Overview
A computed fold for a 71-nucleotide RNA from a Candidatus Pacearchaeota archaeon, annotated as transfer RNA. The RNAcentral record of the sequence draws on ENA. NCBI's taxonomy places the organism under Archaea, Nanobdellati, Candidatus Pacearchaeota.
[in-house]
């Protein structure tokens, strides 16, 4: 250079075109003589530019990063 596959919350992840979920962190309360553990709540997120589309996390195109492969 090519080709292929990954990018979603601090972190590990789900999500086959119609409201973006889950754990875990983190903040509050509840328990509890403290802490830990447990319950409840609650804050937080789609890699980038564009395009299709009534509607995009998801379909195409480019480009960044990592990662395997080939030469």
């Nucleotide at each position: 250079g090519c080709g292929c596959g990954a990018g979603u919350a601090g972190u590990u992840u789900a999500g086959u075109g119609g409201u973006a979920g889950a754990a875990u962190u983190c903040c509050a309360g509840a328990u509890u003589g403290c802490c830990a553990a447990u319950c409840u709540g609650g804050u937080g997120g789609c890699c980038c530019g564009g395009g299709u589309u009534c509607g995009a996390g998801u379909c195409c195109c480019g480009g960044c990063u990592c990662g395997c492969g080939c030469a």